Description:
The RNA shown here (transfer RNA) has 73 nucleotides and comes from a Rikenellaceae bacterium. The organism belongs to Rikenellaceae, within Bacteria. Model confidence (mean pLDDT): 82 of 100. The sequence was found in a public genome assembly. Its Rfam family is "tRNA". It is annotated as a transfer RNA.
[in-house]
């Protein structure tokens, strides 16, 4: 230098044909207990890496940029 893949909650990851952004773990509160753990219930937490484009509507499609990983030279 070229090619491919990835970027979504604090962490690990889903997200189908473009149509209200989700799960597990963690975290907060409550219940239970003499107390704790465990268990149960409820809640909070998101500029979907960044910038444009297409569309009535974009996490999803198109282009560019950045970062990471892998391959080739």
């Nucleotide at each position: 230098g070229c090619c491919g893949c990835a970027a979504u909650a604090g962490c690990u990851c889903a997200g189908u044909u473009g149509g209200u952004a989700g799960a597990g773990c963690g975290u907060u509160u409550c219940a239970c207990u003499c107390g704790u753990a465990a268990u149960g219930a409820a809640g909070a937490g998101g500029u979907c890496a960044c910038g444009a484009g297409u569309u009535c509507a974009a996490g999803u499609c198109u282009c560019g940029u950045u970062u990471g990983c892998g391959g080739c030279u």